[in-house]
RNA sequence: GGGGCUAUAGUGCAGCGGUAGCACGUCCAAAUUGCGCUUGGAAAGCGCGGGUUCGAUUCCUGCUAGCUCCA
Repeated sequence: GGGGCUAUAGUGCAGCGGUAGCACGUCCAAAUUGCGCUUGGAAAGCGCGGGUUCGAUUCCUGCUAGCUCCA
């Protein structure tokens, strides 16, 4: 210098055009003398910019960061 992959909740991962979910974690309540376990509930997210589209996390493009291959 060039190619490929990845970027989604605090963490690990789904979802790949039509209002974004699971597990663990956090908080609240119930239960307990209390903690833990259990039950019910809540908060919390699409790396950044532009384009296409009625509609973009998803498609296209640029950038950033990480991993990897070639030179």
This is a predicted structure of a 71-nucleotide RNA (transfer RNA) from Sporothrix stenoceras. Lineage of the source: Eukaryota > saccharomyceta > Pezizomycotina > Sordariomycetidae > Sporothrix. Its Rfam family is "tRNA". It is annotated as a transfer RNA. From the family's description: Transfer RNA (tRNA) molecules are approximately 80 nucleotides in length. The prediction has a mean pLDDT of 83.